[in-house]
RNA sequence: GCCGGGGUAGCCUAGCCUGGGAAGGCGCGGGCCUGGAGAGUCCGUGGGCGUUAAGCCCGCCAGGGUUCAAAUCCCUGCCCCGGCG
Numbered sequence: 001g002c003c004g005g006g007g008u009a010g011c012c013u014a015g016c017c018u019g020g021g022a023a024g025g026c027g028c029g030g031g032c033c034u035g036g037a038g039a040g041u042c043c044g045u046g047g048g049c050g051u052u053a054a055g056c057c058c059g060c061c062a063g064g065g066u067u068c069a070a071a072u073c074c075c076u077g078c079c080c081c082g083g084c085g
Stems, first nucleotide, its partner, number of pairs: 001084007010026004020068001027045006046058004061077005
C1' cells in the first nucleotide's frame, strides 16, 4: 500500500441484508423467600428536563450526505482483529 471482518448503554452480544418501537444476557439497585446469607423468583436499570409521574428532547466510533424519517443506505476519517504484498 491492497483486501476482508469489526466499533451498539458499566461489560458481552443481537438488531444492519429488507430504513420507521434501541432488544437479550451479565452486572447493579430494590422486593419476596431465610434466623442470616447464598441459590431461586419478581420488578427496575442509556442520558437530560421534569420533586415524582405523564410527557418532551438527545443517544449506536467521529464528521458529512441522501431521505418525510438513518444504529441500518452512501462518502471521508479514526481505532481494533485477520490476510496479501

This is a predicted structure of an 85-nucleotide RNA (transfer RNA) from Thermococcus sibiricus MM 739.
The sequence is in RNAcentral, with records from Rfam.
It matches the Rfam family "tRNA". The family's RNA type in Rfam is transfer RNA. Rfam describes the family as follows. Transfer RNA (tRNA) molecules are approximately 80 nucleotides in length.
Taxonomically the source falls in Thermococcus sibiricus (Archaea, Methanobacteriati, Methanobacteriota, Thermococcus).